[in-house]
RNA sequence: AGAGUUUGAUCAUGGCUCAGGAUGAACGCUAGCGGCAGGCCUAAUACAUGCAAGUCGAGGGGCAGCAUAUUCAGUUUACUGAAUGAUGGCGACCGGCGGACGGGUGCGUAACGCGUAUGCGACCUACCCAUAACCGGGGGAUAGCCCGUGGAAACAUGGAUUAAAACCCCAUAAAAAUCAGAUACUGCCUGGUAUUUGUUUUAAAGGCUUUCGGGUUGGUUGUAGAUGGGCAUGCGUAUGAUUAGCUAGUUGGUGAGGUAACGGCUCACCAAGGCGAUGAUCAUUAGCGGGUCUGAGAGGAUGAUCCGCCACACUGGGACUGAGACACGGCCCAGACUCCUACGGGAGGCAGCAGUAGGGAAUAUUGGUCAAUGGGGGAGACCCUGAACCAGCCAUGCCGCGUGCAGGAAGACGGCCUUCUGGGUUGUAAACUGCUUUUAUACGGGAAUAAUGUCAGUGAUGCGUCACUGCAGUGCCGGUACCCUAUGAAUAAGCACCGGCUAACUCCGUGCCAGCAGCCGCGGUAAUACGGAGGGUGCAAGCGUUGUCCGGAUUUAUUGGGUUUAAAGGGUGCGUAGGCGGAAUAAUAAGUCAGUGGUGAAAGUCUAAGGCUCAACCUUAGAAUUGCCAUUGAAACUGUAGUACUUGAGUACAGAUGAGGUAUGCGGAAUUUAUGGUGUAGCGGUGAAAUGCAUAGAUACCAUAAAGAACACCGAUAGCGAAGGCAGCAUACUAGGCUGUAACUGACGCUGAUGCACGAAAGCGUGGGGAGCGAACAGGAUUAGAUACCCUGGUAGUCCACGCUGUAAACGAUGAUCACUCGACGAUGUAUGCGAUACACAGUAUGCGUCUUAGCGAAAGCGUUAAGUGAUCCACCUGGGGAGUACGUCGGCAACGAUGAAACUCAAAGGAAUUGACGGGGGUCCGCACAAGCGGUGGAGCAUGUGGUUUAAUUCGAUGAUACGCGAGGAACCUUACCUGGGCUAGAAUGCGAAUGACCGAUCCAGAGAUGGGGGGUUCCUUCGGGACAUGAAGCAAGGUGCUGCAUGGCUGUCGUCAGCUCCGGCCGUGAGGUGUAUGGUUAAGUCCUAUAACGAGCGCAACCCCUAUACUUAGUUGCCAGCAUGUAAUGAUGGGGACUCUAAGUAGACUGCCUGCGCAAGCAGUGAGGAAGGAGGGGACGAGGUCAGGUCAUCAUGGCCCUUACGCCCAGGGCGACACACGUGCUACAAUGGCGUGUAUAGCGGGAAGCUACCUGGUAACAGGAUGCUAAUCCUUCAAAACACGUCUCAGUUCGGAUUGAGGUCUGCAACUCGACCUCAUGAAGCUGGAAUCGCUAGUAAUCGCGCAUCAGCCAUGGCGCGGUGAAUACGUUCCCGGACCUUGUACACACCGCCCGUCAAGCCAUGGAAGUUGGGAGGACCUGAAGAUGGUGACCGUCAAAGGAACUGUUUAGGGUUAUACCAAUAACUAGGGUUAAGUCGUAACAAGGUAGCCGUA
Repeated sequence: AGAGUUUGAUCAUGGCUCAGGAUGAACGCUAGCGGCAGGCCUAAUACAUGCAAGUCGAGGGGCAGCAUAUUCAGUUUACUGAAUGAUGGCGACCGGCGGACGGGUGCGUAACGCGUAUGCGACCUACCCAUAACCGGGGGAUAGCCCGUGGAAACAUGGAUUAAAACCCCAUAAAAAUCAGAUACUGCCUGGUAUUUGUUUUAAAGGCUUUCGGGUUGGUUGUAGAUGGGCAUGCGUAUGAUUAGCUAGUUGGUGAGGUAACGGCUCACCAAGGCGAUGAUCAUUAGCGGGUCUGAGAGGAUGAUCCGCCACACUGGGACUGAGACACGGCCCAGACUCCUACGGGAGGCAGCAGUAGGGAAUAUUGGUCAAUGGGGGAGACCCUGAACCAGCCAUGCCGCGUGCAGGAAGACGGCCUUCUGGGUUGUAAACUGCUUUUAUACGGGAAUAAUGUCAGUGAUGCGUCACUGCAGUGCCGGUACCCUAUGAAUAAGCACCGGCUAACUCCGUGCCAGCAGCCGCGGUAAUACGGAGGGUGCAAGCGUUGUCCGGAUUUAUUGGGUUUAAAGGGUGCGUAGGCGGAAUAAUAAGUCAGUGGUGAAAGUCUAAGGCUCAACCUUAGAAUUGCCAUUGAAACUGUAGUACUUGAGUACAGAUGAGGUAUGCGGAAUUUAUGGUGUAGCGGUGAAAUGCAUAGAUACCAUAAAGAACACCGAUAGCGAAGGCAGCAUACUAGGCUGUAACUGACGCUGAUGCACGAAAGCGUGGGGAGCGAACAGGAUUAGAUACCCUGGUAGUCCACGCUGUAAACGAUGAUCACUCGACGAUGUAUGCGAUACACAGUAUGCGUCUUAGCGAAAGCGUUAAGUGAUCCACCUGGGGAGUACGUCGGCAACGAUGAAACUCAAAGGAAUUGACGGGGGUCCGCACAAGCGGUGGAGCAUGUGGUUUAAUUCGAUGAUACGCGAGGAACCUUACCUGGGCUAGAAUGCGAAUGACCGAUCCAGAGAUGGGGGGUUCCUUCGGGACAUGAAGCAAGGUGCUGCAUGGCUGUCGUCAGCUCCGGCCGUGAGGUGUAUGGUUAAGUCCUAUAACGAGCGCAACCCCUAUACUUAGUUGCCAGCAUGUAAUGAUGGGGACUCUAAGUAGACUGCCUGCGCAAGCAGUGAGGAAGGAGGGGACGAGGUCAGGUCAUCAUGGCCCUUACGCCCAGGGCGACACACGUGCUACAAUGGCGUGUAUAGCGGGAAGCUACCUGGUAACAGGAUGCUAAUCCUUCAAAACACGUCUCAGUUCGGAUUGAGGUCUGCAACUCGACCUCAUGAAGCUGGAAUCGCUAGUAAUCGCGCAUCAGCCAUGGCGCGGUGAAUACGUUCCCGGACCUUGUACACACCGCCCGUCAAGCCAUGGAAGUUGGGAGGACCUGAAGAUGGUGACCGUCAAAGGAACUGUUUAGGGUUAUACCAAUAACUAGGGUUAAGUCGUAACAAGGUAGCCGUA
């Protein structure tokens, strides 16, 4: 210090999440030791039991119990009993001091409670210190004790008697207090001090000791100090305005009372005040601070332990005593609860220490000691002390130590992984060897914390005491810490994690299951994410999880954010409070700055030292404590009061200006209606129609009249206004800005919460008006539907007056004001002034627009009219949804408006720009894409493939284009993968291999065959070592057309032979990306040219390759034959020839090269020339980067999984050929451009030895029997067919068509039944040109005709691949359909339009609102009642005659109780409303593209 997460990617906005630290923690797993800390956060719930506050006999009377002593009695030591307060002591009692401290808790409290700083001229203070003075005399009681009484008890009560440092009286008394003064000094207001006069009032206690002098302690009255408190004040100290008004003792005054003291603290009277948007009142929550945690800091959160303050003590009220309390372990009353009871009445208060129950996720022992520290009492010894010090429990935290160290490679065994005869890893880890002993166990030793104090002595002394010395003695913890010795690696490691963030990886299992998860997200058969294992990483006696706080989060922004489009500028103005404010001068000193003083407790934090072996921990010192107060000074800035200025602002005068506003009047065009006329059959409307109007005369045209609304042209990029908004013309009234002059005022200014005013349209109220338009509504269309879009009508409304509403995408999505900042300055229009006469030109001011520099901005963009740079003020924002909703309040006639949440839910929502894709967006272009043509398919029969069905099996794959005469270029067996049955199990094949000698041919038996059994025969070469060949035991390697083409390689289809796809460095951009590759032309082409922040390059295009079209050269057999010759019935048959054809090698040729026109060029055009061929001559091979998880695991290869007497292998038979049906691809036809018969002519590509076969013979034929040539330019296949000629048929289901069926044959083959082809004869089906729809083709093409080949024994071939013969028609053109390319535009799409996405309904779940009601709570009001206490009154009774005083009665106040009405809060509820959410429900398709009616805002 950052990281993950919105996107295909990017930048920015923005939320969510993580890494860190902390904890009074809890939970899970685990656990050796010690030190130091900490330990009911919940029920301020209820408490059994014990303890937590007593002490003093040196205050007192006394003496129950104990002990001692003395005396007496019992028979003595001993023991027992009785007496004596005589002694030590002391229960209970009177009295003194202390129980107001210490300890606990955080209920209440939003407050002078706390913190800080002051004040008291308005106060108190026991014990303590200092100081002054005093302490004389007397009296009566009372408790106890004793004797009674009542009661269960608690306790109460009567009588007699008694003491005091208890109580009372008298005396003395001022320096104290009261009243009335005087003088002096002094202070910060009411005052203080000193001196003084008079008046009134008030004190006391003794004890111990004594050497009898006294000493000491206590007492009384003052003063002063110290300590502790009380009161008052400034400032600071939660949330909510959906709490805006609160207050009658309330605010003040006078007087009185009361208090320690001021004060409405209380009372009487008088006045009417006091508080509040700088937040009163009310509600909710909360003890406050030092500090603690976190943070760079500022801050935020927190207030356990320790310290200070406050409050409380079962709940509420109250006082008493006292120096001090309204009192935790005191009292009285009321209430709730618990306990005892003899039922009459009593007792109690753990929020003290332990402990119990309960609650809870959760928090300890009914321990020891007063040894130390401290407290109370005491003269003291001492006593008391659950304060305190210690121990116990708990890994709750922090800190420290240990669980060994060194060597040791056969890198052991085992585990895990693996590419597997091997290797890697666990891993120097272990074993083994040596060493050490912290810790552990055992024995032994063994502290410090202790000083006081008592007693004795010495010294000093102010005689109280202090200091020193000495004797004896004091330790809970504890025989603990610590130390020595011995033994022996001996007693001691876990937890979490390993997809990214985030350090750490593999195997197996599982298969969207089980599960994980902090966020993103993993899991659907190869999971580093689930579970296990091995390995690794991190921390370590702990490790993880959960909760909470801060941080990261600059994500509330003072430091340190924003508001055009991401959330966010108020619809606009005026203006109050407030905030801010021009230039000069002198004054002041509130702010400000500086110095000094006080305070800011200690602890804590920090720094430096020191003590425990270190550390944690502790001690000492310093710094800090950023604050507050006081004081002294400075005077620049701000403020304040004063003087003065003109530039801000305003006024005056002059001038022009505009749809600025209000009111009134006037005008023409158009529309509709009415009347009259002309006139006749339609009009109107639409994409097309219909509803509607019209023969009762419409529409159309003319004339006249009426009505209402709006103002064409001018008109604009213009003008005015604060905004909304404003448009015919005229008049009246009225407001504003602008320019000029610089006469006047002299800062009068800016902004503006609350407030006031204005505020489109729609809407509301009352009254008018109503032509056109037109929600609702009606009808007609459209449609699957059409409550819409379109059409015909049409009511509110639109218009006017008056009133209300107060909202809009009220927008520049941009608050107001002021200043400053580049330019070309260009261009525009308005008004004024100057030079001026000006239609020219230039300068200046104001307003309205365009481009652009710097700068800013996430970018788009803004850019003197800022979104730049600064200043002032206001408003607003803080993830999306829920929601501008609910509740409450205010406003409104209503509709509604303003203000304005939460629960719950998601990990995003949103902005700008980029690349694609898409659009029922645009532009340009191409293609048999359409159009123009020719021929088909779809109808029939058959062939073939597919689906479906069937079956034991009908093996498998391919399935829009891109499957379907496809894999298959040949299913009778084989093939064959399928089915049935029969068999084999290291297997049917191959390799190594001991051994054997054959192999093998013919043959016999069983069997369907596989197979099993029998029988016959016995090799070659040799260097003699052996080798070849064959069989081949055991063993090692099998085999699988089983699954996954979504694990793969290879091959391949498609877009598409479309023109695209990219790269290096450069440049532009924050970036994704762009440029290059965009513009203008051109091309078949990203082909080329031009232009250019681009210059180049690569893969594609083209070319190079092959065939073909022309010519030449060379060569001349098996091809050819012109000339010469020979020969034949005839034939290149022969000699010969190379001329020609041809063959097959090479070369040439075509390049817009030439001409004309156009063009910058590239290039295009031309019936151009030339040429066999002309603009790529025709055709082929050749397929960029990618897309479709396209196809293929069944060609092959291959990872993983699966089978192993079977999912492998062999065999026979069957099936792949089934058949109601549907589809694709074809063949043959339906005939006369034809069929049939006879005759005649002319190809090319190929193939041939288990072959092609001439020729001859036989057969009607398929073919058969002979026979010959050819290993092929030689022989054969090989007669090509359409065509042509002649004849016949004459429009018919035919002399068309040939299916189907019968009979007879041929051939192949072990074998034609399922299931072959062919031949002959006979039979002679459908079909007469084919619906919607749809396919191919642009020239040697379509169409038509035949021929050949592969596979192959044969063939289901009408298929496929080739070959040649004959040989057309048409293309105006690019509007439309389909596909594609480029540019541009929009986008909410990116799985990319087969996209995205909205709402109702139905279902599950969740939280919330309303609601008849029901229940509960706290606070306040009114009325009734009213304890204790306080206070006032009366007071016949008590009291010593009187009195003080008391009992009793009573007034006031008040806790509590009761009644009642209302408001508030909370819980719950039949029913109900909307919201959220949930892989595959229903209906539509609203939005995103022109989303198919542009969308959106307000309103009805």